This is a predicted structure of an 87-nucleotide RNA (Glycine riboswitch aptamer) from Caloramator sp. Its mean pLDDT, the model's own confidence on a scale to 100, is 75. Of the family's consensus pairs, 86% are formed in the model. The sequence was found by an Rfam model in a public genome assembly. The source organism's lineage runs through Bacteria, Bacillati, Clostridia, Eubacteriales and Caloramator.
RNA sequence: AUGAAACUCUGGAAAGACCGUAAAAACGGAACCGAAGGAGAAAGGCUGUUUGCCAAAACUUUCAGGUAAAAAUACAGAGGUUAUGAA
Numbered sequence: 001a002u003g004a005a006a007c008u009c010u011g012g013a014a015a016g017a018c019c020g021u022a023a024a025a026a027c028g029g030a031a032c033c034g035a036a037g038g039a040g041a042a043a044g045g046c047u048g049u050u051u052g053c054c055a056a057a058a059c060u061u062u063c064a065g066g067u068a069a070a071a072a073u074a075c076a077g078a079g080g081u082u083a084u085g086a087a
Base pairs, nucleotide, nucleotide: 004082005081007079008078009077010076011075018029019028020027031067032066033065037063038061039060040059044054045053046052
């Protein structure tokens, strides 16, 4: 110096302002979305010929979360902070 972890600011999609109760929230009912998180498993590698184990995602799933605005959101840009510990 790069990189890791979280923080701050900015940008940031998708999908019913659905119905009932009682306006919102909550609860119940079906319908939908995928970009918090979770889960799944490939090539390949290890094992030793059988099986097991490791192994990624923006893929799949819809458990969770969400479906007016707000809030939140993977990801991107910028900022400084922490440790000097991984490579």